[in-house]
A computed fold for a 392-nucleotide RNA from a Pseudomonadales bacterium, annotated as Bacterial RNase P class A.
The organism belongs to Pseudomonadales, within Bacteria.

RNA sequence: CGAGUCAGCUGGACAAUUGCUAUCGGAAGCUCUGCGUUUGUCGCCUAGCGACAGGUGCGGAAUCCGUUGGAGGAAAGUCCGGGCUCCACAGAGCAGGAUGCCAGGUAACGCCUGGGGGGCGUGAGCCCACGGCAAGUGCAACAGAAAGUAUACCGCCUGUUGUCGAGUCUCCGAUUCGGUAUUCAGGUAAGGGUGAAAUGGUGCGGUAAGAGCGCACCGCGCGACUGGUAACAGUUCGUGGCAAGGUAAACCCCAUCCGGAGCAAGGCCAAAUAGGAAUCCGCUAAUGUUGCUCGCAUUGGAUUCGGGUAGGCCGCUACAAGCCUGUGGUGACGCAGGUUGCAGAUGAAUAAUUGUCCUCGACAGAACCCGGCUUACAGGCUGACUCAUUCU
Numbered sequence: 001c002g003a004g005u006c007a008g009c010u011g012g013a014c015a016a017u018u019g020c021u022a023u024c025g026g027a028a029g030c031u032c033u034g035c036g037u038u039u040g041u042c043g044c045c046u047a048g049c050g051a052c053a054g055g056u057g058c059g060g061a062a063u064c065c066g067u068u069g070g071a072g073g074a075a076a077g078u079c080c081g082g083g084c085u086c087c088a089c090a091g092a093g094c095a096g097g098a099u100g101c102c103a104g105g106u107a108a109c110g111c112c113u114g115g116g117g118g119g120c121g122u123g124a125g126c127c128c129a130c131g132g133c134a135a136g137u138g139c140a141a142c143a144g145a146a147a148g149u150a151u152a153c154c155g156c157c158u159g160u161u162g163u164c165g166a167g168u169c170u171c172c173g174a175u176u177c178g179g180u181a182u183u184c185a186g187g188u189a190a191g192g193g194u195g196a197a198a199u200g201g202u203g204c205g206g207u208a209a210g211a212g213c214g215c216a217c218c219g220c221g222c223g224a225c226u227g228g229u230a231a232c233a234g235u236u237c238g239u240g241g242c243a244a245g246g247u248a249a250a251c252c253c254c255a256u257c258c259g260g261a262g263c264a265a266g267g268c269c270a271a272a273u274a275g276g277a278a279u280c281c282g283c284u285a286a287u288g289u290u291g292c293u294c295g296c297a298u299u300g301g302a303u304u305c306g307g308g309u310a311g312g313c314c315g316c317u318a319c320a321a322g323c324c325u326g327u328g329g330u331g332a333c334g335c336a337g338g339u340u341g342c343a344g345a346u347g348a349a350u351a352a353u354u355g356u357c358c359u360c361g362a363c364a365g366a367a368c369c370c371g372g373c374u375u376a377c378a379g380g381c382u383g384a385c386u387c388a389u390u391c392u
Stems, first nucleotide, its partner, number of pairs: 002387009012357007020070003024066004031061014072363001076374002079372005084262004091294004096258005101115005116130001117128004131253002136251002138247002153192002155188005161181009200218006219242001220240005225234003266314004276305006285299004319341001321340008358361001
């Protein structure tokens, strides 16, 4: 100085004016309204109750003033796990679904941390849908002889048939050796070909030619030993010529786990209507928050027509919460102490204008909450590590 890997922070700033919203405090009390108390009038079913018109106390809504606060690292996806609410007092089995190396963390998880194994990269690092093919059933197009107790296309070897040459003999013939052609028979899987993949690899011996056929080494299976909590590992030892390969995000087998629906959940208040009508099933029945069966509970269930309401409040933000310090741990994280309260809208709040600065502004808006994963992201800043070049 360049390239890269991992982790973290930020995500335009400042000022003025006008505006929106939540909490808290205050003002006013003129408009509306709740509860209590009291005066008068009227009515009634007359120890009293109700209606109307006033006074008063405590509030609330609307109005005004002021302080403080006001979207995210992903708020996105709706993919997992929960808190919470209801079914509901609630169970068992099957089906179905999810996860899948080992050990930890966590409220829990399909998440995170560390380790093992495999793969990629020179490396820092990154990725993994990582149990089982010797339980069974499938699949591998095309090519190839053959795709798994699978196989002989070319080729190699031996014999036979034909033919040529040479030699020998008992010379019209027989026999031996060599070459060559191809008919037939046998052996072979070492060499070559096809393919993503072809009965483990290299070497030596052996053979008619070959082959774990035999041997050495490697690989693989089994067993022991050593290390490790374990997954696993081994310059360890022994044994076996050695399983008939690959594929399970193929069916399947094995282990573990799993009720459902969801804040439009679910409650409270006020108001209004029609406690409506018809048809079917009905205790040997029906209904009950995935499906089926059993169990349990309840006594109604289903369909059609018709009518009323769509308002307000709660749920709604104090939580497995954030931050700091110490301590234990390789780490995720745990423990102890201190400190903070950080949006709660409801047709949906944080905007508009002007000016200045600069790194010239990306992805993008909470709606019950939390822990994760995945996806999108312009620019700027910081730390650690790796590699290459040059100089010393």
Rfam family: Bacterial RNase P class A. It is annotated as a ribozyme.